[in-house]
RNA sequence: CGGGUUGUGGCGCAGCCAGGCCAGCGCGCCGCGUUCGGGACGCGGAGAUCGCGGGUUCGAAUCCCGCUAACCCGA
Numbered sequence: 001c002g003g004g005u006u007g008u009g010g011c012g013c014a015g016c017c018a019g020g021c022c023a024g025c026g027c028g029c030c031g032c033g034u035u036c037g038g039g040a041c042g043c044g045g046a047g048a049u050c051g052c053g054g055g056u057u058c059g060a061a062u063c064c065c066g067c068u069a070a071c072c073c074g075a
Base pairs, nucleotide, nucleotide: 001074002073003072004071005070006069007068010027011026012025013024020058029045030044031043032042033041051067052066053065054064055063
């Protein structure tokens, strides 16, 4: 320098190809119940401008362009 993969709550992932319901799931966290207390279990709740910046569109996590970080391959 070229090519590929990945980047979504605190952590691990899905959703992207075929744009549209307030972006879901598990773990974790907070509150309540249960218990002498804890754990487990049950109920409820908070938490993500979807890596960054633009473009297309009535509408973008999703499509297009550029950039960036990690990893892999090549020179």